[in-house]
c-di-AMP riboswitch aptamer (ydaO/yuaA leader) from Blastococcus sp. VKM Ac-2987, 159 nucleotides, folded computationally. The sequence was found by an Rfam model in a public genome assembly. Lineage of the source: Bacteria > Bacillati > Actinomycetes > Geodermatophilaceae > Blastococcus. Its mean pLDDT, the model's own confidence on a scale to 100, is 75.
RNA sequence: GUGCGGACACCGCCGAACCAGGCGUCGGAUCGCUCCGCCGCCCGGACCGGGGACCCACCGCAGCACUGGGGUGAAGCGUGACCGGCAUGCCCGGGAGCGCCGGGCGAGUUCCCCGCCCGAACCCGUCAGCUAACCCGGUAGGCGGUUGUCGGAGAACAG
Numbered sequence: 001g002u003g004c005g006g007a008c009a010c011c012g013c014c015g016a017a018c019c020a021g022g023c024g025u026c027g028g029a030u031c032g033c034u035c036c037g038c039c040g041c042c043c044g045g046a047c048c049g050g051g052g053a054c055c056c057a058c059c060g061c062a063g064c065a066c067u068g069g070g071g072u073g074a075a076g077c078g079u080g081a082c083c084g085g086c087a088u089g090c091c092c093g094g095g096a097g098c099g100c101c102g103g104g105c106g107a108g109u110u111c112c113c114c115g116c117c118c119g120a121a122c123c124c125g126u127c128a129g130c131u132a133a134c135c136c137g138g139u140a141g142g143c144g145g146u147u148g149u150c151g152g153a154g155a156a157c158a159g
Stems, first nucleotide, its partner, number of pairs: 010145005018045002021042004026037004046139006056129001068127001069124004076100004082094004086089001101119006
């Protein structure tokens, strides 16, 4: 000097998942007083989600196919090289890539352009459209870090 890993801080990202106060454990700093941070509980605020009237919407007939329905979230709709199955079919399943669409980041903010990424997972339990009053629940988890700011010097172009 470089690479990897760890500890304590600091800064930042997705997300509602934050702010303030009190108590307690732990860790760090301090000669000490004490301070800082994480976590747990309580409490107030703030934010997020669900249920839930009037009104509105849905609610009519016929045919075919399929087989409950709903919620959080950006996490959808097509096409489809190939692969597998067997009951061998305009059958079923998986599916890279591509298109449209949706979302995030690029260190004050907004718009545009460009660049880099994501399009998961989970929950309710036969039940729920919207929805005032009202009722109920959550405040997790997962990552990244040299960006940015200020000052000075020099060069080019234009006036």